[in-house]
Molecule: SAM riboswitch aptamer (S box leader)
Organism: Bacteroidota bacterium
This record gives sequence, C1' cells and structure tokens, in this order.
RNA sequence: CGUUCAUCCAGAGUGGUGGAGGGACAGACCCUGUGAAGCCACAGCAACCGGAGUCGCGACACUCGUCAGGUGCUAACUUCUGUUUCCGCCCGCGGGCGGGAUAAAGAUGAAUC
Repeated sequence: CGUUCAUCCAGAGUGGUGGAGGGACAGACCCUGUGAAGCCACAGCAACCGGAGUCGCGACACUCGUCAGGUGCUAACUUCUGUUUCCGCCCGCGGGCGGGAUAAAGAUGAAUC
C1' cells in the first nucleotide's frame, strides 16, 4: 500500500518557530499577515486497542475515565453537495425546492497479508 470489520450531528488550544497558504478530491462556501501549512513545547478531549471491575463467564456480554499505557483528535456535522432511491410541495412538464434512507470517496481504530 491492499483487504475485512467498527465508528464518524458529542468533546477539547495556547505559546514558540515559520512564513503563504489551508479546509483529502471537484464545485460551493469558509479560515488565513489580527499570521496558513509544517515543526517544537506545554495543555486539553476522548474509550478504538490495552487495563480494571461485574455477572448469567460471552473470544459478538455489560460497566468504569481519579488506569491517559498504545494510537487518535483539539474552526465550521467527514464544513456543505457529490451515487441511488423514497416522501411532500411547486411547476412553464424541461425541471425546481424541502426532508428521509443509502452507495461511493475520505478520516480514525482494530485485525490481517
């Protein structure tokens, strides 16, 4: 890198360095010299793994965050839309608007090769 599974409307930022970009992609919209990305320090959030506990003992149970150890994360729902489909309304019958479900893509974790 690939594959499989789970989750994605909650939560959490300051300083230093740096110097113009950033929000995956396309469009939109937004953030940014009142200082972007990256890097460093400290701080914080969280329960995926690990840990602890409970019981009816499950390798598909439940609970715990005063267990932050391994990851992860700390603008905006994964910023919004993207594929398919259902419902309602409008219509000049081409379509438009609003809402629900879902696919793909992406992110994170765990497992596996």